[in-house]
RNA sequence: GAAGCGGGCCAGACGGCCGCGCUGCGAGGCCGGAUUCCAAGAGAAUCCGCCUCGGGUGAGGAAAGUCCGGGCUCCGCAGGGCAGGAUGCCAGCUAACGGCUGGGCGGGGCAACCCGACGGAAAGUGCCGCAGAAAAGAAGACUCCCAGUGGCCCGGACCCGUCCGGGCAAACGGAAAAGCUGAAACGGCGGUGUAAGAGACCACCAGCGUCCCGGUAACGGGGCGGCUUGGCAAACCCCAUCCGGAGCAAGGGCGAAUAGGAGCGCGACGAGGUGGCCCGCCUUGCGCUCGGGUAGUCCGCGAAGAGGCCGGCGGCGACGCCGUGCCCAAGAUAAAUGGCCGUCCAUCGACAGAACCCGGCUUACCGGCCCGCUUCGCAU
Numbered sequence: 001g002a003a004g005c006g007g008g009c010c011a012g013a014c015g016g017c018c019g020c021g022c023u024g025c026g027a028g029g030c031c032g033g034a035u036u037c038c039a040a041g042a043g044a045a046u047c048c049g050c051c052u053c054g055g056g057u058g059a060g061g062a063a064a065g066u067c068c069g070g071g072c073u074c075c076g077c078a079g080g081g082c083a084g085g086a087u088g089c090c091a092g093c094u095a096a097c098g099g100c101u102g103g104g105c106g107g108g109g110c111a112a113c114c115c116g117a118c119g120g121a122a123a124g125u126g127c128c129g130c131a132g133a134a135a136a137g138a139a140g141a142c143u144c145c146c147a148g149u150g151g152c153c154c155g156g157a158c159c160c161g162u163c164c165g166g167g168c169a170a171a172c173g174g175a176a177a178a179g180c181u182g183a184a185a186c187g188g189c190g191g192u193g194u195a196a197g198a199g200a201c202c203a204c205c206a207g208c209g210u211c212c213c214g215g216u217a218a219c220g221g222g223g224c225g226g227c228u229u230g231g232c233a234a235a236c237c238c239c240a241u242c243c244g245g246a247g248c249a250a251g252g253g254c255g256a257a258u259a260g261g262a263g264c265g266c267g268a269c270g271a272g273g274u275g276g277c278c279c280g281c282c283u284u285g286c287g288c289u290c291g292g293g294u295a296g297u298c299c300g301c302g303a304a305g306a307g308g309c310c311g312g313c314g315g316c317g318a319c320g321c322c323g324u325g326c327c328c329a330a331g332a333u334a335a336a337u338g339g340c341c342g343u344c345c346a347u348c349g350a351c352a353g354a355a356c357c358c359g360g361c362u363u364a365c366c367g368g369c370c371c372g373c374u375u376c377g378c379a380u
Stems, first nucleotide, its partner, number of pairs: 001376010012344007020058004025054006032048006060351001064362002067360005072247004084243005089103005104118001105116004119238002124236002126232003137186001142179002145174002148172002151168008187205002190202003206228001208225007251299004261290006270284005305328001307327003310323005345349001
């Protein structure tokens, strides 16, 4: 210098003017409300509310998706199980997690490093399209292979119907090495063996089982054994672990007007309707008190918590413990955080807006800066 890998940070800056939300900051004002004092006054004090002015403060790394986990709230709950859901190599961290850290195994990369739903297929069921003989049953045979049995032909020998040698043919039979198909063909490869062959036998490799050693474990290394049991569980399923349900429109306080409800009192022996009339039946007033609900309003709700920084200690690390240490005010409810101008960054200025809170994951994103590492080239 080139190419790359991992991690962290920023998210236009400064100034001026105007505007918005909040304020557990100050000052002033007021028609207001409450309480107390009182000499009873249109008084005083305190608190609350509202208004004005000033001050302070005001989005994110993802505030997003709402995908996990927890806090909090209400309901339910003796205990256990079924169903359902989630997770799934091992060990740890954590409030918890499907997150994180470290390790193992597998895969990719020359490397730095990255990726992996990574338990069980010898409990059972199911599936494996097309092609292919055959797709999992100790199954199956299309081509090829084999002359053992039986057959035919030739030659030779002799005791004349037997033996020996050679050849032909795949009927019986053998075999599954080779070919063919496929993602995958019933362990692989080499040898022995055989008529040809075959774990039939042998060496090595893979797998399985078992023993020993190392490791907390996943697993790794080695010995021995019989020779072998395809793949798919992101198919059902089995095993192990975890999970009660609903969510801030949770949940709670105060609480009108109108209507309705309950009680008491008044009024009436009425009035209206039905009917020709009587009985009967139906409907009906006013006031006070009470309680429930609704509108509305307040709390939950933000200044202190699983908070950040720094330092020390323990740990490889995630993280934990400690400290007279330092720092930290968005909080709305139609919902604020914006606009204009100037200068600068040469131009551009992305993705995106809190709504109960927190820990994660995932996704989106113009660009810029910093740190560490790898490979290659060049120079010294």
Molecule: Bacterial RNase P class A